[in-house]
Annotation
A computed fold for a 350-nucleotide part of an RNA from an uncultured organism, annotated as small-subunit ribosomal RNA, central domain.

Context: one part of a larger RNA
């Protein structure tokens, strides 16, 4: 160097965009850098290998050959790779016409519930639990009615459902805005795939500044339970949860399954679109494209299982793994306000 792997055994970066690089569709012509072939020069000697030979043999030595797989020059070839030029449309993208959607940002509005405040009715309890107690209540609670204030979350619809690259996204309406899908042979003509670094996004918790604070609730306090109870249960309760701006950059960030393309039985259900059948119209039937599930053949797999959404059969590129512990730690570097993140060992030990 080659050879093995990555759903669950060690192993897919949380996700995307993209630089370098790697790889790259059909046809034609040219070129000859790679490539092939022939040839010339060179590739010292010794060594190694082969043949013959000299010491009685051998080691050792002698002669000749081969080898030295390399480098350089020249001739020829043009399939493949490269390069140059031309051309094509199926990859990719644009345009036109449609339909769907909790995709994103901002704003406005709404009802239910809850807590609080004020008032009315009303009186001795309420609350809570396995049972209690702490707690609240004659300064009138709980219950009930009226009015008002406030913050947060949006029941039913709702689903094996939708959208998004992922994180994620759900009351209604409006403004701005991203993406995908279907139909049209309307345009460009390989403009593509992947992507080390890089950049952006990235749940929750946490941090900074300023707001906000109804409910819930780490910490904390009390009541119980218990041998104890720094818990589980109960009564309270502060950060936080919410908003704006700025950080953090992690997760069982999971499909524990990188991205793209091609190919490989079927059946069934759901969502979006187009077409056909039918007297008309279809929610019916048929067919087709896109997306999402379930079952299952071949095949794969240690098995569980996967199976056109592959973990099947191939190609391209990236990331990652190499016994357990030590350890995702120390040191160093770098990022961060901090918490800490990223990168990442060794001794020793089994």
């Nucleotide at each position: 160097c080659u050879g093995g792997g990555c759903u669950u055994a060690a192993a897919g970066c949380g996700u995307g965009c993209g630089u370098a690089g790697g790889c790259u569709g059909g046809c034609c012509a040219g070129u000859a850098a790679g490539u092939g072939u022939c040839u010339u020069g060179u590739g010292a000697a010794a060594u190694c290998c082969c043949a013959c030979u000299g010491c009685u043999c051998a080691a050792c030595g002698g002669u000749g050959g081969a080898a030295u797989u390399g480098c350089a020059g020249g001739g020829c070839a043009a399939a493949c790779u490269g390069c140059u030029g031309g051309u094509c449309u199926u990859g990719a993208g644009g345009c036109c016409g449609g339909a769907a959607g909790g995709g994103g940002u901002c704003g406005u509005c709404g009802g239910a519930a809850c807590u609080c405040u004020a008032g009315g009715u009303g009186u001795a309890g309420c609350g809570g639990u396995g049972a209690a107690a702490u707690g609240c209540g004659u300064a009138g609670a709980u219950a009930u009615c009226u009015a008002g204030a406030g913050g947060a979350a949006c029941g039913c619809c709702a689903a094996a459902g939708a959208c998004g690259a992922a994180g994620g996204u759900a009351g209604a309406c409006g403004a701005c805005u991203g993406g995908g899908c279907c139909g049209g042979u309307u345009c460009u003509g390989a403009c593509g795939c992947u992507g080390a670094g890089g950049c952006a996004c990235g749940a929750a918790a946490g941090c900074g500044u300023g707001g906000g604070g109804a409910g819930c609730a780490a910490a904390c306090a009390g009541g119980a339970u218990u041998a104890g109870a720094u818990a589980c249960c109960c009564u309270g309760g502060u950060a936080g949860u919410c908003c704006a701006c700025g950080c953090c950059g992690u997760a069982a960030a999971c499909g524990a399954u990188g991205u793209a393309c091609a190919c490989u039985a079927g059946g069934u259900c759901c969502g979006g679109g187009a077409g056909g059948u039918u007297c008309u119209g279809a929610c019916a039937c048929c067919c087709u494209c896109c997306g999402g599930g379930c079952c299952g053949a071949a095949g794969g797999a240690a098995a569980a299982c996967c199976a056109u959404u592959a973990a099947g059969u191939g190609u391209a590129c990236c990331g990652c793994c190499u016994g357990g512990g030590g350890a995702g730690u120390a040191c160093g570097g770098u990022c961060g306000c901090a918490a800490g993140g990223c990168u990442a060992a060794a001794a020793c030990u089994c």